[in-house]
Context: one part of a larger RNA
This record gives sequence, C1' cells and structure tokens, in this order.
RNA sequence: GAGCGAACGCUGGCGGCGUGCCUAAUACAUGCAAGUCGAGCGAGAAACGGGGCUUCGGCCCCUUAGUACAGCGGCAAACGGGUGAGUAACACGUGGGUAACCUACCCUCCGGCGGGGGAUAACGGUCCGAAAGGACCGCUAAUACCGCGUACAGCCACCAGGUCUGCGGGCCAGGUGGGCAAAGGCUUCGGCCACCGGAGGAUGGGCUCGCGCCGCAUCAGGUAGUUGGUGGGGUAAUGGCCCACCAAGCCAACGACGCGUAGCUGGUCUGAGAGGAUGAUCAGCCACACUGGGACUGGAACACGGCCCAGACUCCUACGGGAGGCAGCAGUAGGGAAUUUUGCGCAAUGGACGAAAGUCUGACGCAGCAACGCCGCGUGGGUGAUGAAGGCCUUCGGGUUGUAAAGCCCUACCGACGGGGGACGAAGUUCUGACGGUACCCCGUAGAUGAAGCACUGGCUAACUCCGUGCCAGCAGCCGCGGUAAUACGGAGAGUGCUAGCGUUGCUC
Repeated sequence: GAGCGAACGCUGGCGGCGUGCCUAAUACAUGCAAGUCGAGCGAGAAACGGGGCUUCGGCCCCUUAGUACAGCGGCAAACGGGUGAGUAACACGUGGGUAACCUACCCUCCGGCGGGGGAUAACGGUCCGAAAGGACCGCUAAUACCGCGUACAGCCACCAGGUCUGCGGGCCAGGUGGGCAAAGGCUUCGGCCACCGGAGGAUGGGCUCGCGCCGCAUCAGGUAGUUGGUGGGGUAAUGGCCCACCAAGCCAACGACGCGUAGCUGGUCUGAGAGGAUGAUCAGCCACACUGGGACUGGAACACGGCCCAGACUCCUACGGGAGGCAGCAGUAGGGAAUUUUGCGCAAUGGACGAAAGUCUGACGCAGCAACGCCGCGUGGGUGAUGAAGGCCUUCGGGUUGUAAAGCCCUACCGACGGGGGACGAAGUUCUGACGGUACCCCGUAGAUGAAGCACUGGCUAACUCCGUGCCAGCAGCCGCGGUAAUACGGAGAGUGCUAGCGUUGCUC
C1' cells in the first nucleotide's frame, strides 16, 4: 500500500446491489419446512338449512356429499435445504480403466397383457391400558398378494460353429433341455394413460489405477486378516470385503508407523511475476444429522424432519410405562468483541404427485433489520471588503480566521409532504404479481430550509503558534517526547488529510 463474513470508538442524510454465528457439531419453547393421486381400491360421516311425524323426550327423510377425516395401494420422501464435527484418505483435483458393474422416472425400437385363487386393513363387535398404544372375533376391495398357462429375446446346463484376444476371456449366430411376466383405469368409443418381457440411448452412480495433496524424525521401525495363494460366502460388481485351509510374507529414510493439524476443489486476497496466504457468500465433490451401533424398505439409504438397540440429556405418567432430537426457515437461552424478522407469496424459476384442474414446496422470489461492504447522490449556487464583529496571534504597526459570515440575488437536482398517473417482470390472444400503488413519470407546497464528521499537524509523513503542565500528568507504530519558554503531554486558535464516514484493533500478502 492492498484486502476482510470483521469488531471497537466518535459520527451519521438518501438510494441501488450484495453480505450478515468466523465462538458452543452447546441446549432448545412455539409455528412452519414433504407430500400427492378418488382417472388404482373398499368404506364413508356431522353441523347449518328444508320437509314430515311426535307421547314434546325425540324420530324419520332430503340436502350437505360420495364431500370431510381415516384406511389399503402407487409414486415421491435417497432430490431440494443445513453444517464442517470427523477425515492426511483414491476424501478431493486431474487423467485413465471397468472384458468386474448398476441405473427408478425419461426417450427410441421389438413383442406381450390369457385364465384363476386365497387373504387383509379400513369397518363392526368384545376387551386391555392413565397415556402411547394394543389383543381377540367377524366382514370386504384393488393397479395389494399368490399359483397356473404362454416366452421372441435375455438367464442356467449341455452340444457344437465363427470371430476377436492382453489366452483370463469377450462378441455373434445355432440345437436340446430347464426355469422366469403382466393390471387395470378413464373415454366423446376415435382413443388416452398405465402394466409386463427385451434391445438401445440418455442421465446418475459404484469400484479401480497413474500423478498431485500440511507440520513434526525430539515419531524409525511398523504389520497377524497382517502379505499372497486355493476353495467358498457375500455384492450390481472386483477384492482379505468375509470365512476355512495353505505358504511367510508385506510396508519403510523416494519417510513406513506414530503424533498434531485440516473437509478438498473451482476460486478468493496479495504480488510485476514467481510465489505466499486462504477455502465466507456462489459452484462441484465428500462427510455428518443428539452420541455409538445395526439392519429394513427401495433402482438408489445403512436414510437430517424413517425403523430397531444401547447411552447421555429433556419432558409426560395413574409409577406399570411412554415421548423427543432446529448442523431446515424464523425464533429463544447460553457462549462471545460479534452476526438479522417467530414477516409476505407460491406471481416468477425450479421440484414432488396428478390425465388435468390443482395441491404441497421457510427451495425460491420478495420484503424487514444492520454504514457490514462496494457503487452513486446530496448537505446549495452567484454576488458580497470598511476585509464587520468575535476568536487567536502580535514586534502593538498589524496579521489571521476570510468571500468565510452577514446582507443581496438565485435555484429546488437530493430529501420531505400533498395530489394525479403508474409499470416491465405473464411465459399461456382469456385469466394469473407476493414485491406494490413499489420503481418510475407529471403537477404542487415550503424555504437554504432536513443533512458533517473523524483523524492527524517532532521525523518517517501533508499540516504551527499560544497557554497550561514541569521526568508530574501523560504520549508513543519505530526513533523517541515530558526534569520551567514542550511545533511530541492537555486545551485553544490555525492548518493538513479523508469524507457519510473517519480512526483504532485483529488477520493476510
């Protein structure tokens, strides 16, 4: 000098765009953050209102309405959002491999969807429990579940051919045998959407390898599933991943092992560059979801707002037993130098479901708060000398503040207030805007009114005098000032530098 997610002190007018728990991955009240489909299925209310009957207690019917709530089933919930604890690792970056693999939804193509069966929730009944919840009996449906039939291709076994090969095997076509599918819904009857098998694509991923990737050698030896093999298990798949047996290997000064620290990258800051530092916001990847462990479902999880077990903590309890997990958005307490609203909206973009209408969406779009940052604008312009008064200095002549003020003449760009108009963002000829009657435009009102501070002035370093103080009080980034004339302390006047900021502190180059 530049920079910052900053903080602190003094000060503070407006707008635009950004940014905002760096600390306790501490604990969390409350609300919301993941649902959707009645065009998969069965069941199915109530109130208001209307009508009828009545022993005046009430009962029945219509409507509400095939609506609400709930259930079975499907898809989604593995995305999106948060955090950085752990991790020095194929975690990440980059470039390869997979002849060792998977991929729901989507696209293209080929073929198919026959005929049956038994249940079960909801519901009804009985019962248990304080609750959370549960038991037994009975009824019922499906695109839920299960046999059977069919099977091109794919799968398995055997036979046998071609081709490629890294000699492990891959690819292509054939024969025999075995085994594996399916679901309907809506319809204006044209069809549409689903469903099953297969091939290809797209997308997303798994695994694996080369190279790169912090400090300490005052960490020098480490290792028993350890290293390799055979056989098996497991997986979508290779593999000691796991297991049995066999062998005794494997890593290391080109730093093994240990300890400490740390999410990695694109980037960001700085620098002429090389480099150094860093990894907030945005984007990619990874890891985690109270702590530890485990599996289930599923195309995908070992699953933030799923399940089970254990632990700590909090809460409820009838003491028998239960409930919970903000590192989602707000918000609270605590910690801290320090970091915001328990806001509005699904109008846009994107996502889930749905044939659609649409529903949901604290993703997102906006608004609010904060000079936290960057950028823009304003705090007036002209004139005005007897250089007024006052202040300060003085050699007492004067100098300076200083055209500065006052005064006079203007203006109304900023802002404020009042009135009128009023968006783009809407894609989709109609309709649809949270922001917002906002931005913006026009008219008017008032009158310079509403708007300047902060630091510094010994040298470095731009800016000097007076008074006070007297090695005191104090200053200080370094050198150093202060012990009676201090441009260095404190005040004043004057000046210098930045300016809605200015300084200080911290950190990086």
A computed fold for a 509-nucleotide part of an RNA from an uncultured delta proteobacterium, annotated as small-subunit ribosomal RNA, 5' domain.
Its Rfam family is "Bacterial small subunit ribosomal RNA". Its family is annotated with ribosome and structural constituent of ribosome in the Gene Ontology.
Model confidence (mean pLDDT): 84 of 100.